[in-house]
Context: one part of a larger RNA
RNA sequence: GAUGAACGCUAGCGGCAGGCUUAAUACAUGCAAGUCGAGGGGUAACAUGGGUAGCAAUACCUGAUGACGACCGGCAAACGGGUGCGGAACACGUACGCAACCUUCCCAUAACUGGUGAAUAGCCCUCCGAAAGGAGGAUUAAUACACCGUAACAUAACGAAGUGGCAUCACUUUGUUAUUAUAGGCUUCGGCCGGUUUUGGAUGGGCGUGCGCCUGAUUAGGUAGUUGGCGGGGUAACGGCCCACCAAGCCUGCGAUCAGUAACUGGUGUGAGAGCACGACCAGUCACACGGGCACUGAGACACGGGCCCGACUCCUACGGGAGGCAGCAGUAAGGAAUAUUGGUCAAUGGACGAAAGUCUGAACCAGCCAUGCCGCGUGAAGGAUUAAGGCCCUCUGGGUUGUAAACUUCUUUUAUCUGGGACGAAAAAAGGGUAUUCUUACUCACUUGACGGUACCAGAGGAAUAAGCACCGGCUAACUCCGUGCCAGCAGCCGCGGUAAUACGGAGGGUGCAAGCGUUAUCC
Repeated sequence: GAUGAACGCUAGCGGCAGGCUUAAUACAUGCAAGUCGAGGGGUAACAUGGGUAGCAAUACCUGAUGACGACCGGCAAACGGGUGCGGAACACGUACGCAACCUUCCCAUAACUGGUGAAUAGCCCUCCGAAAGGAGGAUUAAUACACCGUAACAUAACGAAGUGGCAUCACUUUGUUAUUAUAGGCUUCGGCCGGUUUUGGAUGGGCGUGCGCCUGAUUAGGUAGUUGGCGGGGUAACGGCCCACCAAGCCUGCGAUCAGUAACUGGUGUGAGAGCACGACCAGUCACACGGGCACUGAGACACGGGCCCGACUCCUACGGGAGGCAGCAGUAAGGAAUAUUGGUCAAUGGACGAAAGUCUGAACCAGCCAUGCCGCGUGAAGGAUUAAGGCCCUCUGGGUUGUAAACUUCUUUUAUCUGGGACGAAAAAAGGGUAUUCUUACUCACUUGACGGUACCAGAGGAAUAAGCACCGGCUAACUCCGUGCCAGCAGCCGCGGUAAUACGGAGGGUGCAAGCGUUAUCC
């Protein structure tokens, strides 16, 4: 000098930031991932309309309409958010490579979008179970599923010609044969949104390699899928990634192996620099989601709020059997020197779904708590000598000091309090009107939308009114006297002080340094 700090004393305000460093310990409760009815069968609830009965209140019926619980289907749920367990490794950083690869949605491109069928959930009925849940029957739809047809510059095989490459080979043109596709919905009838196949792009990933990447030799040898080959399997793809066979290799004193420690980086702290130490917040990458293993679905996961199995733990139970996973946001217990609210809103930004309106969003934006830090402001200003009283000291009818300090006079009102006004952040989208336009779209008019928040800010009112502490004063190190104590009580970072005149202990007066903080402790330079 610095800190994600803590502790002691103290404390007026604001802005901006930060806030479990320990037990990746266990978790009550609520919320954190849904959406689409313009894919579908439908109608549990709500509303509207209609109908029947009734004088009426009301009751019942009706998917007709707005909508919509549960269900089938699509997309999303692999993002966003959290944590740092593991890992010394192509994990990360950087630079290259893939002639060894994939990529939903999006953009551009070319072509197609014909026909048919069998089911199933839901609804209805029956049954089993304490529950979680399950079994059977009947019936029904689709952008769910299956089949047929058509088809290529797509895929595969066999040829021909050419170009390129370090090589396995790659690419271009061309011929023959074979294989392979789909789904409709809405409509103002103009079209719009989709679906299937192809090529290119964009984006996101996968894989390989050079170099960099902590400590220990009181760890010197390690290794049998081990190292290589041939042939297969597997993968989006290369590869002992896996397997059969064959060979005996491969790494190592330029530190293999083993052990310990650790997420990595941009950066942060310090320092003139070189360096040393660190990796909170923010950003990128990786790993993990009660411990371990496994796959399914999917463009993408071996999947935090999906599934299966084993284990530990907790809960429910009718004892037969079931349920769960906060290292999401709050919150609880525990641990600890120590770390916050079971808050508001989707107004903005962003995300998912949707044609849209919109819905969801503990992402995000805000508010609450905490002097935890940084920065800023204030606690008044000018005049004022009887140098007041009081305190303290001394050479004591006196003098010094506190001290222009106070009193007193004049002034100001930041801040605080009260009163009044009051934002920026909002651009729109949608529906409506107008102009241009073939379509689409563009421009424009009016209308609507703010959690924060009646907040920031502005104006006014009165009145010095509402606001100073902490540490130190022997030397290092700025700042000195008196009293008490008497090697006691105590102080102390180092040197050291205290045994009767202590500037070093305790108190007082005075002083010095910082200041809404000041000291102490811990850690780094």

Predicted 3D model of a 525-nucleotide part of an RNA (small-subunit ribosomal RNA, 5' domain) from an uncultured bacterium.